Transfer RNA from a Candidatus Micrarchaeia archaeon, 72 nucleotides, folded computationally.
RNA sequence: GGGCCUGUAGAUCAACGGUAGAUCGCAUGCAUGGCAUGCAUGAGGUUGUGGGUUCGAAUCCCGCCAGGUCCA
Numbered sequence: 001g002g003g004c005c006u007g008u009a010g011a012u013c014a015a016c017g018g019u020a021g022a023u024c025g026c027a028u029g030c031a032u033g034g035c036a037u038g039c040a041u042g043a044g045g046u047u048g049u050g051g052g053u054u055c056g057a058a059u060c061c062c063g064c065c066a067g068g069u070c071c072a
Base pairs, nucleotide, nucleotide: 001071002070003069004068005067006066007065010024011023012022013021018055026042027041028040029039030038031037048064049063050062051061052060
């Protein structure tokens, strides 16, 4: 320098172009004398970034950034 893959909640990961979710973690409540545990409820996201296409984009297209991998 070139090809490919990845980037979404605190962590690990989902999500036919049509309301962004799960598990763990966190907070509150209930049960226990207390802890552990169980159950219920809740908070937490400008979907890496800037544009484009579309009635509508996490999803499609282009540039950029970061990480991984292969080739030179």
Source information:
The coordinates come from a structure-prediction model, not an experiment, and the mean pLDDT is 83. Taxonomically the source falls in Candidatus Micrarchaeia (Archaea, Nanobdellati, Microcaldota). Its Rfam family is "tRNA". By type it is a transfer RNA. From the family's description: Transfer RNA (tRNA) molecules are approximately 80 nucleotides in length. RNAcentral records the identical sequence in 2 taxa. RNAcentral holds the sequence, with entries from ENA.